About this RNA:
A computed fold for a 477-nucleotide part of an RNA from Azotobacter beijerinckii, annotated as small-subunit ribosomal RNA, 3' major domain. Model confidence (mean pLDDT): 85 of 100. Rfam family: Bacterial small subunit ribosomal RNA. The full RNA is in RNAcentral, with records from ENA and SILVA.

Context: one part of a larger RNA
RNA sequence: UGACGGGGGCCCGCACAAGCGGUGGAGCAUGUGGUUUAAUUCGAAGCAACGCGAAGAACCUUACCUGGCCUUGACAUCCUGCGAACUGGGUAGAGAUACCUGGGUGCCUUCGGGAGCGCAGAGACAGGUGCUGCAUGGCUGUCGUCAGCUCGUGUCGUGAGAUGUUGGGUUAAGUCCCGUAACGAGCGCAACCCUUGUCCUUAGUUACCAGCACGUCAUGGUGGGCACUCUAAGGAGACUGCCGGUGACAAACCGGAGGAAGGUGGGGAUGACGUCAAGUCAUCAUGGCCCUUACGGCCAGGGCUACACACGUGCUACAAUGGUCGGUACAAAGGGUUGCCAAGUCGCGAGGCGGAGCUAAUCCCAGAAAACCGAUCGUAGUCCGGAUCGCAGUCUGCAACUCGACUGCGUGAAGUCGGAAUCGCUAGUAAUCGCGAAUCAGAAUGUCGCGGUGAAUACGUUCCCGGGCCUUGUACA
Numbered sequence: 001u002g003a004c005g006g007g008g009g010c011c012c013g014c015a016c017a018a019g020c021g022g023u024g025g026a027g028c029a030u031g032u033g034g035u036u037u038a039a040u041u042c043g044a045a046g047c048a049a050c051g052c053g054a055a056g057a058a059c060c061u062u063a064c065c066u067g068g069c070c071u072u073g074a075c076a077u078c079c080u081g082c083g084a085a086c087u088g089g090g091u092a093g094a095g096a097u098a099c100c101u102g103g104g105u106g107c108c109u110u111c112g113g114g115a116g117c118g119c120a121g122a123g124a125c126a127g128g129u130g131c132u133g134c135a136u137g138g139c140u141g142u143c144g145u146c147a148g149c150u151c152g153u154g155u156c157g158u159g160a161g162a163u164g165u166u167g168g169g170u171u172a173a174g175u176c177c178c179g180u181a182a183c184g185a186g187c188g189c190a191a192c193c194c195u196u197g198u199c200c201u202u203a204g205u206u207a208c209c210a211g212c213a214c215g216u217c218a219u220g221g222u223g224g225g226c227a228c229u230c231u232a233a234g235g236a237g238a239c240u241g242c243c244g245g246u247g248a249c250a251a252a253c254c255g256g257a258g259g260a261a262g263g264u265g266g267g268g269a270u271g272a273c274g275u276c277a278a279g280u281c282a283u284c285a286u287g288g289c290c291c292u293u294a295c296g297g298c299c300a301g302g303g304c305u306a307c308a309c310a311c312g313u314g315c316u317a318c319a320a321u322g323g324u325c326g327g328u329a330c331a332a333a334g335g336g337u338u339g340c341c342a343a344g345u346c347g348c349g350a351g352g353c354g355g356a357g358c359u360a361a362u363c364c365c366a367g368a369a370a371a372c373c374g375a376u377c378g379u380a381g382u383c384c385g386g387a388u389c390g391c392a393g394u395c396u397g398c399a400a401c402u403c404g405a406c407u408g409c410g411u412g413a414a415g416u417c418g419g420a421a422u423c424g425c426u427a428g429u430a431a432u433c434g435c436g437a438a439u440c441a442g443a444a445u446g447u448c449g450c451g452g453u454g455a456a457u458a459c460g461u462u463c464c465c466g467g468g469c470c471u472u473g474u475a476c477a
Base pairs, nucleotide, nucleotide: 001477002476003474004473005472007471008470009469010468011467012466013465015461016460019425020424021423022422023421026316027315028314029313030312031311032310033309034307035306042053043052064302065301066300067299068298069297070296073125077124078123079121080120081119082118083117086103087102088101089100090099091098092097107114108113127291128290130289131288132287136285137284138280139279140278141276143274148187149186150185151184152183153182154163155162156161167178168177169176193268194267195266196265198236199235200234201233202232203231204230208225209224212223213222214221239262242256243255244254245253246252318418322377323376324375325374326373327372334365335364336363339358340357344353345352346351384415389410390409391408392407393406394405395404431453432452433451434450435449436448437447
C1' cells in the first nucleotide's frame, strides 16, 4: 500500500421486511448427470454450466459407430500429356463407384499456340471439428451501469509511498458546493444518440372522412376534401426556469403554480482501471505438437431420440374468479414472388380442389384471445384434468420403421394446491390473455418481439446476501 475480520461508523441495491405469483409434490416437454451402448460426437460446471453453443439432429446437418470404397486426394497453387466445355441414355451395385453408348466441335490467335474447363500422370503439397483457451489474437461472461480508476506539476517522507481522491454538506453519481499543500487534467458519471409521452409546420397515397353530393342489403364504395386520425421529415417543449420554506449568503432539499410531461419524465443503446491463468484452438485466425493408403476424403445404414435413476428450466393441471355450448365486440407489431394465398366449393376435421389479388399503408397471412351477453354443469376424481394406448386419416418431404407435426373416433392415468427448502417482481410492473417473427421443406411448451386486461405492498434498515466510502486490528501478500 492492499486484502481480510463472526471490528466500528456512514450509505446503497427486490438484499431483507411488507405484498402478489411461482418452483420443490403430479403428468408431459426440454437440458444435464449417471447408466447403457458398436456409437449414444464435442464443448459449457457455484453465483456467471444445465430450453446453454443449437435462430430448429428423419437423410443432409454430423464432427460419433458399423460396413463398403479412394490415396496429389472433396478444396488451392505450380508442371506434363490428351480432350472444347457441356450434355442425354443404358447395365451392375445399398450407394460411393465402375463399365458401355449417343449428341456436341465453341472463344482469342502472329496459326507456333493461348485463355477457360474436363480427364490422366509425377511430385512439391493439400487436408485434420486431432491436442494444448495454462503458448495466443479476436470475441464474450462476471463483479456492475457499481462509482470508481489514474496522471502531470508541486509539496511531504531516507524509502516503500502519501497528498490531490481525505473533511463539512449534498447527489442516482469522485454529482455539485464549501473548506483545504495542493493546483489542474484524463478514462469513467451525466449530456450528446434511438424510442415513447404533448403541440406546431410541411406533405396527403395505398392511410383518413368532418361538411357537400351520388350510390348500396351493406361497406370511404364513388365524386370530392386535407379539417381529423394516421404516416414521416423538420421544429417547439423541462431548465430546479418561477413562487414560498429549510439550508451556510452555497450546493441542494421540501412544498406549490403553470404544464401533456417536474426535478435523470418512462424505456433502450452505451460497460472505466481491472478481477476470475473465467469461457471459447468446434465461428474464425494462429504458435507449438501430432496424423499423412490415415487422426485425411467419399458413400449407405445406424447413432446424437437409449432408460433402473438424480437434478435444473419450463408447459398443462388439480377446477365454479371455473369447464362446455351459443351469440357478440375491441389490438399492436411483424412477414410474404422458390412466397403470402382471397372468394367459391368438397370434407366432422387436419386438409383438398380452385384460382382472384399482391414485389404490398393497396392484396394475403388474419378468426385476436381473455373480456361482455345468455344457457348448462353443482363439488363429484366430476361435463375437472388430459397423460397413455388402439383404430382411421391429413400434410411436408426421394424417404416419417428406428425418429415428424397435425386431425377424427375411442381410451381415459397421475393429479384435490404440493416437506425441508427456494425463485421472480416496486407500475402499465407482477399476474393473466392471445398475436407475430427468426431458424425452417416439415418439425416449439424454447427464444426474440407485440399489444389486451391489469393489481397488492414498501413501517423500516435490527437481521441474511452483494456493493461503495472512512476508520481500526493483523503472525496474510